[in-house]
RNA sequence: UCCGAAAAAGGUAAACCUGUCGCAAGGCAGGGACACAAAGUCACAGAUCCCUUGAGGGAUGGCUGGGCUACCGGAG
Numbered sequence: 001u002c003c004g005a006a007a008a009a010g011g012u013a014a015a016c017c018u019g020u021c022g023c024a025a026g027g028c029a030g031g032g033a034c035a036c037a038a039a040g041u042c043a044c045a046g047a048u049c050c051c052u053u054g055a056g057g058g059a060u061g062g063c064u065g066g067g068c069u070a071c072c073g074g075a076g
Base pairs, nucleotide, nucleotide: 001075002074003073004072011036012035016031017030018029019028020027021026034062040068041067042066044065045064046063047060048059049058050057051056
């Protein structure tokens, strides 16, 4: 620097249920486990969604791209 077939250590946790916060999209906590090799992180570009008469404000990183960082194994 590249790769994730097999192995191993460790990690995250969809749907759904409960509690709680929020007008909402959704967030957080517990249970749960469909999946994930960056499903770590940053709302930067796009996308989607919510609120608002509108200007505008907000949500999603488990939608795509991009930035930064990183465990294990393999190859050079």

Model confidence (mean pLDDT): 79 of 100. c-di-GMP-I-GGC riboswitch aptamer from a Desulfobulbaceae bacterium, 76 nucleotides, folded computationally. It was read from a public genome assembly, where an Rfam model found it. The source organism's lineage runs through Bacteria, Thermodesulfobacteriota, Desulfobulbia, Desulfobulbales and Desulfobulbaceae.